[in-house]
The prediction has a mean pLDDT of 82. Predicted 3D model of a 91-nucleotide RNA (c-di-GMP-I riboswitch aptamer) from Desulfuromonas sp. Its Rfam family is "c-di-GMP-I riboswitch aptamer". Gene Ontology term of the family: cyclic-di-GMP binding. Rfam's curators write: GEMM was predicted in a large-scale screen for bacterial structured RNA regulatory elements.

RNA sequence: GCAUGACAACGCCAAACUCUCUGUGAGGAGAGGACGGAAAGCAUGGGGUCUUUGUCUCUCUUUUCGGGGUAAAGAUGGCCUGGCUGCUAAC
Numbered sequence: 001g002c003a004u005g006a007c008a009a010c011g012c013c014a015a016a017c018u019c020u021c022u023g024u025g026a027g028g029a030g031a032g033g034a035c036g037g038a039a040a041g042c043a044u045g046g047g048g049u050c051u052u053u054g055u056c057u058c059u060c061u062u063u064u065c066g067g068g069g070u071a072a073a074g075a076u077g078g079c080c081u082g083g084c085u086g087c088u089a090a091c
Stems, first nucleotide, its partner, number of pairs: 004089002012037002017032006035078001041084002045081003048076007056069004
């Protein structure tokens, strides 16, 4: 230095839920709170899931409504994978 991660040390983050604010929504921010986490740090490269929209499509229907698919835009990094960075040191 790299890999690896323990009945190790200093510490770190913070699920659900509650309150406030915010967004059409999925969600996000702050405070409280800890389920958990060796990257639960950063950032949407590839997927998954979720949301919204449509002079796209299929189906139901007299029509509308509704449902499925699809496209685009968004959300999720604590869904998976890839990338970058970081503390420590038993084996």